[in-house]
RNA sequence: UCCAUAUGUUGGCUGAAUCCGCUCGCUGAGUGGAACGGGGGACAGAAUUUUCCGGGGUGAAUCAGGCAUGCCUGUAGGGCUCUUACACCUUUUAGCCCGAACCCGUCAACUAACCUCGUAGGCCGCAAGAAAGGUGGC
Numbered sequence: 001u002c003c004a005u006a007u008g009u010u011g012g013c014u015g016a017a018u019c020c021g022c023u024c025g026c027u028g029a030g031u032g033g034a035a036c037g038g039g040g041g042a043c044a045g046a047a048u049u050u051u052c053c054g055g056g057g058u059g060a061a062u063c064a065g066g067c068a069u070g071c072c073u074g075u076a077g078g079g080c081u082c083u084u085a086c087a088c089c090u091u092u093u094a095g096c097c098c099g100a101a102c103c104c105g106u107c108a109a110c111u112a113a114c115c116u117c118g119u120a121g122g123c124c125g126c127a128a129g130a131a132a133g134g135u136g137g138c
Stems, first nucleotide, its partner, number of pairs: 011124004018034007035119006054107001055104004063074005077098005086136008
């Protein structure tokens, strides 16, 4: 000096997955509230459906084609990024990525009241632009 790994602090990204209390046998466990997110669930109304070719849910993750049949090429859709003094939101453009996985168990359209569930996991050493609008604070 470079690379890899581990630990701590700080900052950032994805995602709903954060914050504040109380109790206890206290470096942990339990429990409550707020906030955010999901599911079930009437009338009326309209629309849709076809119940073994079962049906449905979370999620951006759906669909098409190819073929050597487990991979490839695309794609609906989704995410990130310096600039326009600061923060946030929206849009355009340029660039880089994702386009999975799981769950319910024969069953659920929407849906007020109401009932109920979750608050995780995963990742970040270096690479780069440029415009428009809005809100807020200083």
Record summary:
The RNA shown here (c-di-AMP riboswitch aptamer (ydaO/yuaA leader)) has 138 nucleotides and comes from a Bacillota bacterium. The prediction has a mean pLDDT of 78. NCBI's taxonomy places the organism under Bacteria, Bacillati, Bacillota.